[in-house]
This is a predicted structure of a 362-nucleotide RNA (Bacterial RNase P class A) from a Pseudomonadota bacterium.
Its Rfam family is "Bacterial RNase P class A". Gene Ontology terms of the family: ribonuclease P activity, dimeric ribonuclease P complex and tRNA processing. The family's RNA type in Rfam is ribozyme.
The source organism's lineage runs through Bacteria, Pseudomonadati and Pseudomonadota.
The coordinates come from a structure-prediction model, not an experiment, and the mean pLDDT is 76.
The gene name in the source record is rnpB.
RNA sequence: AGAGUUGACUGGGCAGUCGCUUUAUUGCUCGAUUGAGUUCGUGUGAUGAGGAGGAAAGUCCGGGCUCCAAAGGGCAAGGUGCCAGGUAACCCCUGGGGGGCGUGAGCCUACGGCCAGUGCAGCAGAAAGAUACCGCCAGAUUGUGUAAGCAAUUCGGUAAGGGUGAAAUGGUGCGGUAAGAGCGCACCGCGCGUGUGGUAACACUACGCGGCAUGGUAAACCCCACCUGGAGCAAGACCAAAUAGGAACCCAUACGCGCGGCCCGCGCGGGGUUCGGGUAGGUUGCUUGAGGCAAGUGGUGACGCUUGUCCCAGAUGAAUGACUGUCCUCGACAGAACCCGGCUUAUAGGUCAGCUCUUUGU
Numbered sequence: 001a002g003a004g005u006u007g008a009c010u011g012g013g014c015a016g017u018c019g020c021u022u023u024a025u026u027g028c029u030c031g032a033u034u035g036a037g038u039u040c041g042u043g044u045g046a047u048g049a050g051g052a053g054g055a056a057a058g059u060c061c062g063g064g065c066u067c068c069a070a071a072g073g074g075c076a077a078g079g080u081g082c083c084a085g086g087u088a089a090c091c092c093c094u095g096g097g098g099g100g101c102g103u104g105a106g107c108c109u110a111c112g113g114c115c116a117g118u119g120c121a122g123c124a125g126a127a128a129g130a131u132a133c134c135g136c137c138a139g140a141u142u143g144u145g146u147a148a149g150c151a152a153u154u155c156g157g158u159a160a161g162g163g164u165g166a167a168a169u170g171g172u173g174c175g176g177u178a179a180g181a182g183c184g185c186a187c188c189g190c191g192c193g194u195g196u197g198g199u200a201a202c203a204c205u206a207c208g209c210g211g212c213a214u215g216g217u218a219a220a221c222c223c224c225a226c227c228u229g230g231a232g233c234a235a236g237a238c239c240a241a242a243u244a245g246g247a248a249c250c251c252a253u254a255c256g257c258g259c260g261g262c263c264c265g266c267g268c269g270g271g272g273u274u275c276g277g278g279u280a281g282g283u284u285g286c287u288u289g290a291g292g293c294a295a296g297u298g299g300u301g302a303c304g305c306u307u308g309u310c311c312c313a314g315a316u317g318a319a320u321g322a323c324u325g326u327c328c329u330c331g332a333c334a335g336a337a338c339c340c341g342g343c344u345u346a347u348a349g350g351u352c353a354g355c356u357c358u359u360u361g362u
Stems, first nucleotide, its partner, number of pairs: 001358010012327007020051009030041003053333001057344002060342005065232004077228005082096005097111001098109004112223002117221002119217002133162002135158003139154006170188006189212001190210005195204003236284004246275006255269005291310008328331001
């Protein structure tokens, strides 16, 4: 210098004018209220302060909060699945192990169990679970030949050789055999046990044992271990109009209707007061929180602890904008709605730090 990799940060700046929204103080207006501009609220001004994000998004996980349910245990259903740790919790994060990819920094990894059972496997191939197409070998029969043998048929053996396939039951060599075969042996590989190291997963130029006939597939059913109650801020709580309906008490009982015709009486229809439920509407939940920042400290790290300091949107037709000037590298993806921790997806450009490879120079 070029190429790459990992982690972190940033996400136009400055000035002016006019607005929007929340809030503190305050002026005015209107309404209610009070002994009283006393208190509360509506609207509108003034001054001060605050006003989107790293993803506010997808709503995919985990929790807080709220209501409902709930002795305890089991089944079902769903989820998770190497080990250790972190955390309020996690399908998250950190560190480590195994496997795969890369020259490397580094990246990816649902990574328990097919000796419980069941299922599945395109094409090719004889055969994909126990299979004989070609080939090889022994026997029998027939033909031929003087004979050795050769050829055909048949019945068996054989997974060494050929061929097919992603995959045909470990590889190489020697022995062995009719031909073959872990059938036997040596080495390599594999599995099991012991030992050693490690908290563990696991590792080992350690020792011993086993011929290794248990083919693959569990993000196939399934088995094993562990975890999980349901609904969600339109949760929930409070206040409460008109109108309608309900309950209690009081008044009236003139009139109408019902109690089979009449009287009394009773009930319903009337008026008033009070009460509770509750619709519209309003208030609350609502932002002080597993919070931010700084310093110190423990830890490889995720993260924890201590001290100090700060208050940083809270709307509800729903604000966070528009215009002008100026500068630059000319500005991407995108807009809160109960709140946090993650994951995933989108993202122009810029900045910083660690590391790797190649080339060149000193």